[in-house]
RNA sequence: GUAUGAAAUCAGCAAACCUGUUGAAAGACAGGGACGCAAAACCAUGGGUCUAAUAAGCAUAAAUAUUAGCUUUAUGACUGCCAGGUUGCAAUG
Repeated sequence: GUAUGAAAUCAGCAAACCUGUUGAAAGACAGGGACGCAAAACCAUGGGUCUAAUAAGCAUAAAUAUUAGCUUUAUGACUGCCAGGUUGCAAUG
């Protein structure tokens, strides 16, 4: 440098759930907690997924203003969904 990483000693991260804060929501953060993780480290770049405040359309009621409803919409999110990029690791070859 590279491949494997099946059983990683010591360490590391932390799903669901609970509490609090925050947000329109999806979600995020902090504490508790462990289902799992050899990149479950970092980057929303491509695909995918979630949400729909906003905007547009439909439609209802109706009368010039507004209302509940339906569909679409990311400018909001998710890397513990899959790729891609960058960095790192016990042990062995």

About this RNA
Predicted 3D model of a 93-nucleotide RNA (c-di-GMP-I riboswitch aptamer) from a Bacillota bacterium. The sequence was found by an Rfam model in a public genome assembly. Of the family's consensus pairs, 95% are formed in the model. Lineage of the source: Bacteria > Bacillati > Bacillota.